[in-house]
RNA sequence: GGAUGGGCCGGGGCGGCACCAUGUUCCGAACCUGGUCAGGUCCGGGAGGAAGCAGCCAUAAGGGACCGCUGGCGAGCGCCCCUGCCUAUCCGAG
Repeated sequence: GGAUGGGCCGGGGCGGCACCAUGUUCCGAACCUGGUCAGGUCCGGGAGGAAGCAGCCAUAAGGGACCGCUGGCGAGCGCCCCUGCCUAUCCGAG
C1' cells in the first nucleotide's frame, strides 16, 4: 500500500412500529343550512301557480370510532448505501 471480514459514531433511503388529523368512516340543525316538499295555507273562475311546516335526503359547526389509504410527527426496530474511526486475517514492496 492492497484484499476480505468484524465493531462503532454520524448521515441518507426503504420497510416495519407508535401517535395524530387536514385521512377514512359514522352521527350530526324544531326555526336560525340546502334540496325535495304529503297535509294544511295563500293567489286564481279554472287550468295552474307561490311561499312553505312535519317527514325524507344531503351537509356545516361539533362529536364518536379507526389507522386499510393520504399526510404529519416520534422513537431509532430491521435491511441497504455513504463518510469517518477502530480492529482481525491474508497478500505485496521497502
Molecule: Bacterial small signal recognition particle RNA
Organism: Coriobacteriaceae bacterium CHKCI002